Molecule: Bacterial RNase P class A
Organism: uncultured Bacteroidales bacterium
RNA sequence: GUGACAACCUGUUCUAUCGUAUCCCGGCAUGUCCGCGGGUAAGGAAAGUCAGGACAACACAGAGCGCCAUACUUCCUAACGGGAAGGUCCUGCGGCUGAACACCGUGGGAACAGCAAGUGCCACAGAAAAUAUACCGUCCCGAUGUUUCGGGAUAAGGGUGAAAACGCGGGGUAAGAGCCCACGCCUUGUUGCAGCAAUGCAGCAUGAGGGUAAACCUUAUGGGUUGAAAGACCAAAUAUACCGGGAGUAGCGCCGCCCCGGCGGUUGCUGUAAGGGUUGCUCGCCCGAUGCCCGGGGGGUAGGUCGAUAGAGGCCAACAGUGAUGCUGGUCCCAGAUAAAUGAUGGAAGCCGGAAGGUCGGCAACAGGCCCGAAGGAACAGAAUCCUGCUUACAGGGUUGUCACCUAA
Numbered sequence: 001g002u003g004a005c006a007a008c009c010u011g012u013u014c015u016a017u018c019g020u021a022u023c024c025c026g027g028c029a030u031g032u033c034c035g036c037g038g039g040u041a042a043g044g045a046a047a048g049u050c051a052g053g054a055c056a057a058c059a060c061a062g063a064g065c066g067c068c069a070u071a072c073u074u075c076c077u078a079a080c081g082g083g084a085a086g087g088u089c090c091u092g093c094g095g096c097u098g099a100a101c102a103c104c105g106u107g108g109g110a111a112c113a114g115c116a117a118g119u120g121c122c123a124c125a126g127a128a129a130a131u132a133u134a135c136c137g138u139c140c141c142g143a144u145g146u147u148u149c150g151g152g153a154u155a156a157g158g159g160u161g162a163a164a165a166c167g168c169g170g171g172g173u174a175a176g177a178g179c180c181c182a183c184g185c186c187u188u189g190u191u192g193c194a195g196c197a198a199u200g201c202a203g204c205a206u207g208a209g210g211g212u213a214a215a216c217c218u219u220a221u222g223g224g225u226u227g228a229a230a231g232a233c234c235a236a237a238u239a240u241a242c243c244g245g246g247a248g249u250a251g252c253g254c255c256g257c258c259c260c261g262g263c264g265g266u267u268g269c270u271g272u273a274a275g276g277g278u279u280g281c282u283c284g285c286c287c288g289a290u291g292c293c294c295g296g297g298g299g300g301u302a303g304g305u306c307g308a309u310a311g312a313g314g315c316c317a318a319c320a321g322u323g324a325u326g327c328u329g330g331u332c333c334c335a336g337a338u339a340a341a342u343g344a345u346g347g348a349a350g351c352c353g354g355a356a357g358g359u360c361g362g363c364a365a366c367a368g369g370c371c372c373g374a375a376g377g378a379a380c381a382g383a384a385u386c387c388u389g390c391u392u393a394c395a396g397g398g399u400u401g402u403c404a405c406c407u408a409a
Stems, first nucleotide, its partner, number of pairs: 001405010012349007020041005025035003028031001043380001047391002050389005055227004067223005072086005087112001088110008113218002118216002120212003135158002137154007166184002169181003185209001186207001188205007231306004240298001242296005250270003253266006275287004313332005319326002351377002357371004361366001
């Protein structure tokens, strides 16, 4: 210098014309209006809707069981399964070393409580996968055709497997084995020192020995449900419970009263007035008193308003802190639409890109340096109540780190 990977930052700017949404101002023809008036108008992820909250409605004496989530420590935060710093274990690279272990430095990873409470499970292979087991081997005993057979012991060696009964040394033994012993790995308890703590170092006591808890389970802690289509308010047309008023009400049947034809009632039947339906009108036909007309009235629908954008707010600086973050001061106001606006075209600048050309060096071929620079290119993506995180996508540019290659000294 180039490339790859990882982490973090950034994610074009100005202008002209036309247009969109909303707010303010103005106008008069007062509205889904007009204005060559003005302001504002997407993101680092607006995305996935994963976690946690704000907010809202409903539920909720208290206790137990069940279910779900979380699981090293301290801190941050409104909160979190998020973040910061640290611890432990595993692991890559480098250093130290003759080489390794240990140690040191620097990256990456961990679902990092408990299998040492109980239960279950462990493919294939293998003799045996957990009450151990005996294929080869080893040892003992017996038989014998003298190299085989039978019985027993053994888990040190071989073989199988992802994994074989803790590792290593000694004792012991017929041969062996935590069978016994020392050291080590490890559990729990405890003492001292360091640390807020996890934990580390040193010691004492204790005792377990395959794995598996993103197997049941145990322990500890936490957890009401539903989401802005939450929810609150206003409310047309049409229909209408209920209330008031008005017009109108024939005959028969039934009931009651007065007493023998009158009055009143009737959610029985028939007919009809007003009114209505049927084709624009007339007639006809049909409905029609539980009906018709007028007014009041509540609930609910369409629709509208609020929720709803000044907030755990953005930016800058100082201070505190290893850091996440906190705090103080200054400054700014930054979309609020509802079928949903935030756009299109042209020009200029910047960025990427490098065709062609020029120039330096050289005898030249031509490595290489410098200048100029055409065509072309510009990602992921699109607010819908808001916020804090996480995850995922991303052209080009920048910073840092690691690795590889090339060149020069």